Context: one part of a larger RNA
Molecule: small-subunit ribosomal RNA, central domain
Organism: Psychrobacter fozii
This record gives sequence, C1' cells and structure tokens, in this order.
RNA sequence: CUGGGCGUAAAGGGAGCGUAGGUGGCUCUAUAAGUCAGAUGUGAAAUCCCCGGGCUCAACCUGGGAACUGCAUCUGAAACUGUAGAGCUAGAGUAUGUGAGAGGGAGGUAGAAUUUCAGGUGUAGCGGUGAAAUGCGUAGAGAUCUGAAGGAAUACCGAUGGCGAAGGCAGCCUCCUGGCAUAAUACUGACACUGAGGCUCGAAAGCGUGGGUAGCAAACAGGAUUAGAUACCCUGGUAGUCCACGCCGUAAACGAUGUCUACUAGUCGUUGGGUCCCUUGAGGACUUAGUGACGCAGCUAACGCAAUAAGUAGACCGCCUGGGGAGUACGGCCGCAAGGUUAAAACUC
Repeated sequence: CUGGGCGUAAAGGGAGCGUAGGUGGCUCUAUAAGUCAGAUGUGAAAUCCCCGGGCUCAACCUGGGAACUGCAUCUGAAACUGUAGAGCUAGAGUAUGUGAGAGGGAGGUAGAAUUUCAGGUGUAGCGGUGAAAUGCGUAGAGAUCUGAAGGAAUACCGAUGGCGAAGGCAGCCUCCUGGCAUAAUACUGACACUGAGGCUCGAAAGCGUGGGUAGCAAACAGGAUUAGAUACCCUGGUAGUCCACGCCGUAAACGAUGUCUACUAGUCGUUGGGUCCCUUGAGGACUUAGUGACGCAGCUAACGCAAUAAGUAGACCGCCUGGGGAGUACGGCCGCAAGGUUAAAACUC
C1' cells in the first nucleotide's frame, strides 16, 4: 500500500464556526475533459506464456506465434461524471403569527440559615467522640430574646422535567440578547453537507493585578487512634472557594458511541406545539419536535444496541495497528509559571 477496524478489546478530535479540499437535488439543451467503441502508428531484443526443434533427458540453447494490459493520433457514441446555458421546488434559507424554556450578559431586589458584634434574661457548664482529649466558659460561655453587620448560596416547587454546540445553566424582577418548536401562506431558487490548516468557546484546579472573605477548607498546628499514623476521627486554620480584568486549555471534557442525510415491526410513558372528534372530560384520536422505558428484524465476541441504532446505505473529517519503555526524551510551537501540544528510539517481554 491493499485490507480491517474505532460503546466496553488499540482507536471519535472537549465543542462549535469556517478556509482550501472532497462530495452534492429534479428537468431540458449544448459540449465532449473524464468514460466507452473502432482504426492507424508505436510499444527494441532478451525474459514470461503457447506450439515446435537441438544437446541421450533436463537445466540450457534455438525457430515461430501470442503477449507487451501502455502511449499518441484519427473517427465515432453521449447513458453517467464534468463544463456552459435555460428552467423547477421536494434540500437549504427568508418574511409573518403563535409558543415553551435554570440559554447568555448587565443591573436591582427578597427571605431562611450560618457566623460575628452590641444589649437583655440567666448559671455552670458547652462542645466533640466509638470513647476521649485538644478547644470555649465564672473576665459569665452554651441556652434564650432583641437589634445590627457582612459574605456566600438560593429549601419547598423539582421531575430518566426544561434550555444550551459542548463546558454548563436554578430565589424573584427589569433591560439587552442568541437559539429552538409550531401553523398557514408568500418569497429566494441548490444558495447544500463535511471540513486538513485556522479562529472562537471551553468544568475544576492553578497563575497575575486589585478587591472581598460568612460558611467550608488543601497546607499547617494541636488532640486522639496506632507498633508507628507525615492518614482516616476531633478542635482550630491559611491559600483557595466569591467579584473585576487578564492568562491557563486540561478532565472518566462520557452516551467511554464524530457530523450530516435517507430508509427499516410494534408497545407504553413524559415535555413543547398543532389538527380533528364528540359523550365537554382530570376525555379520546392523529401529527410534529424533543426526552425516557421495553421490544421485532438485523447487528454484536458477548454484554447489549435496536427510528435518540451499535440495523441498512451514502458523504466528509478525526483516530487505531502487541505490552512495557512513554504520552516520556530531544527539537519545534504556546505559556508569567505550573505546564500544555506535537512526538520518537535504544532496550526488554
């Protein structure tokens, strides 16, 4: 390379937008680059193959044929692909109405709770554990009542509920803003799909500058436990967790399942929209976009998947090729750093 694969065996890029490229709906006309047919020329000889001949046979040598699957030119065909032109509406999109939603950004605001502070009542314990101790408390704690401050998070509703490309998103109100679904028309007329590079987004932790700090809590200190206990348990407690701006760019970033399109039995839930039916009900039927449970065919090594496919096909991208060494070294690029990314070999089993 051919071939085979990627849910769990090695293997789907964390996610999107999009450049080049690859691929691309229906009808008609033209063209003839690809494609197909024929002809001519060429395709050295030897080799290979077939039929003969010569060395006693064979290897070997030798005659003829075929072949040389190719290239060029000419003539023709026009289904398919391409190209050019004309048109279409089933893909895609736009306009209009309606609808649901923790989608995003900014500002405001509410109540409960924890903590602290101040004051009142009140007295000897509180706290914590398997049991204790460290700790707090007669300088009045804990309990209880009143007031205040401040930070963070939003109980119930709440749900195999909703929204978002993914990461993710939850009190309430206002403003700005993205996407989606649906209905019936009108319009554009293939404007599409994928996407190497590229760009953007990207949990937590971490980093820089400046704020903030109630609770929690790496590190750290102390008390226990223990043979020891650099832990598990307890008392404290700093970074951090929060905010603004800027970095980092990784996760079991998971559905361990790339994106898009079409097709392929059913049954039962649930969310949003629409249509119809009457017996107007906590109703029924149909349909559409999601989201779940089961299940046929089929697939699968099995487990299982099964219209939200891991089935049947197509388009494009990414990735895999025994284990260790190693996601390491070196080099490049990125980063303030931490490190990230790209990514071997020797050796060994």